[in-house]
Context: one part of a larger RNA
RNA sequence: CGGAGGAGAUUUGAGAGGACCUGCUCUUAGUACGAGAGGAUCAGAGUGGACGUCCCUCUGGCGUGCCUGUUGUCGCGCUAGCGGCACACGCAGGGUAACUAUGGACGGACGAGAUAACCGCUGAAAGCAUCUAAGCGGGAAGCUCACCUCAAGAUUAGAUCUCCCUGAAGGCCACUCGAAGACGACGAGUUUGAUAGGCCGGGUGUGCAAGAGCUGUAAGGCUCUCAGCUUACCGGUACUAAUCGGCCGUUCGG
Numbered sequence: 001c002g003g004a005g006g007a008g009a010u011u012u013g014a015g016a017g018g019a020c021c022u023g024c025u026c027u028u029a030g031u032a033c034g035a036g037a038g039g040a041u042c043a044g045a046g047u048g049g050a051c052g053u054c055c056c057u058c059u060g061g062c063g064u065g066c067c068u069g070u071u072g073u074c075g076c077g078c079u080a081g082c083g084g085c086a087c088a089c090g091c092a093g094g095g096u097a098a099c100u101a102u103g104g105a106c107g108g109a110c111g112a113g114a115u116a117a118c119c120g121c122u123g124a125a126a127g128c129a130u131c132u133a134a135g136c137g138g139g140a141a142g143c144u145c146a147c148c149u150c151a152a153g154a155u156u157a158g159a160u161c162u163c164c165c166u167g168a169a170g171g172c173c174a175c176u177c178g179a180a181g182a183c184g185a186c187g188a189g190u191u192u193g194a195u196a197g198g199c200c201g202g203g204u205g206u207g208c209a210a211g212a213g214c215u216g217u218a219a220g221g222c223u224c225u226c227a228g229c230u231u232a233c234c235g236g237u238a239c240u241a242a243u244c245g246g247c248c249g250u251u252c253g254g
Base pairs, nucleotide, nucleotide: 001153005164006163007162008161009160010159011158015150016149017148018147021049022048023047024046025045026044027043033038051107052106053105054104055103059101060100061099066094067093068092069091070090071086072085073084074083075082076081111145112144113143118138119137120136121135165253170248171247172246173245174190175189176188177187178186195241196240197239198237199236200235201234202233205229206228211224212223213222214221215220
């Protein structure tokens, strides 16, 4: 842009893509078979491998705007307490969210149809025989369907429901943002507001703050103190910012 107004929702499925794997153990059964040694078909159950899809409860990783310890040095006048630098975290111990695999869940199935090689029934040509010539069965991890995903630009542009309309309906720009994202796009919002930040409460992490008291010559220890601090998480709250606005679109759709 098209689908002859617009919006939202639900769909049909022409067509396209994905997937299609397999081991071992047990039961049947030490049965059939076999002199014995050995040892099944069929049928059923369990548990794995590799691969794939989704996910982060668990186990871990990462976590440079979280917490703690600590060395050297410099600064805040000094003590104490803090901060900077030592990496593009100084080093070290942990670690929320997000992302993630080595972690978790699930999948290949069942079944139907038509067949291949092949196995048959009936059966002539050819008084016999013959699966084939007429006719009728069986038969594969393969084919078509079945399973999962996309799908009406399927221009043959489909269908159903609800709603709206004349400077409209509706859309776009702008702005606040996002488990969406290279940019477009997609999605949530813009005061008739919880979209982001802040704040409050909670969670989580760290591991017991500062200050004071007591104690020890001191480094330090104990108590107030399961303290203090706390990013991305959860819930709430208009305090801040989504201001003011602009543009497109026309005449109920022959």